[in-house]
RNA sequence: CCCCUGAUAGCUCAACGGUAGAGCGCUCGGCUGUAGACCGAGAGGUUGCGAGUUCAAAUCUCGCUCGGGGGA
Repeated sequence: CCCCUGAUAGCUCAACGGUAGAGCGCUCGGCUGUAGACCGAGAGGUUGCGAGUUCAAAUCUCGCUCGGGGGA
């Protein structure tokens, strides 16, 4: 320098262009002598950054940043 791949909730990861979700964690409630386990509810996201395409973008296109892999 070139190619591929990843970046989404506190963590690990989903989501074919059409309301952003799950598990764990956290908070509250139930249960329990207490705690854990179990059951119910809730909070938490400018989807890495900036543009573009589109009625509509986490998703498609371009550039950039950072991580991983490969090549020269």

A computed fold for a 72-nucleotide RNA from an archaeon, annotated as transfer RNA. Rfam family: tRNA. The family's RNA type in Rfam is transfer RNA. From the family's description: Transfer RNA (tRNA) molecules are approximately 80 nucleotides in length. The coordinates come from a structure-prediction model, not an experiment, and the mean pLDDT is 83.